[in-house]
Molecule: transfer RNA
Organism: Rugosimonospora sp.
RNA sequence: GCGGGCGUGGUUCAAUGGUAGAAUAGCGGCUUCCCAAGCCGCGGACGUGGGUUCGAUUCCCAUCGCCCGCUCCA
Numbered sequence: 001g002c003g004g005g006c007g008u009g010g011u012u013c014a015a016u017g018g019u020a021g022a023a024u025a026g027c028g029g030c031u032u033c034c035c036a037a038g039c040c041g042c043g044g045a046c047g048u049g050g051g052u053u054c055g056a057u058u059c060c061c062a063u064c065g066c067c068c069g070c071u072c073c074a
């Protein structure tokens, strides 16, 4: 330098052009003599900037970060 993959709550992962979910962690409640476990609830996220579209987390372009491969020079 070229090519490819990944980026989503604190963490690990889904999902789909039409309200963004789960598990776990956190907080609150119920239960218990207490703790744990269990049950219920709450808050919290689509890397960034553009474009297409009635509508973008999803499609396109650029860019940033991480990873992998290839190549050149020294």
Base pairs, nucleotide, nucleotide: 001070002069003068004067005066006065007064010024011023012022013021018054026042027041028040029039030038047063048062049061050060051059